Background:
Model confidence (mean pLDDT): 81 of 100. Transfer RNA from Cucurbita maxima, 72 nucleotides, folded computationally. Its Rfam family is "tRNA". It is annotated as a transfer RNA. RNAcentral holds the sequence, with entries from Rfam.

[in-house]
């Protein structure tokens, strides 16, 4: 410098244009325990930043910025 792939709660990882954005895990309440842990229900928490397209974009394009990986 070119060229791929990725970007989604704290941390991984799902998500066929119309989803209540879903799972684990961490975190808080309750309950349970003598207490702590375990274990049970429940609560809160997220789409990297800008256009376009579209009746509607996390999704599908286009620039940008991280990251990662190949090339040279």
């Nucleotide at each position: 410098u070119u060229c791929g792939u990725u970007g989604u709660u704290g941390u991984c990882c799902a998500g066929c244009g119309g989803u209540u954005a879903g799972g684990a895990u961490a975190u808080c309440u309750a309950g349970c325990u003598u207490u702590c842990a375990c274990c049970u229900a429940g609560g809160a928490g997220a789409c990297c930043c800008g256009g376009g397209u579209u009746u509607g974009a996390u999704u599908c394009u286009c620039g940008g910025c991280a990251a990662c990986g190949a090339a040279a």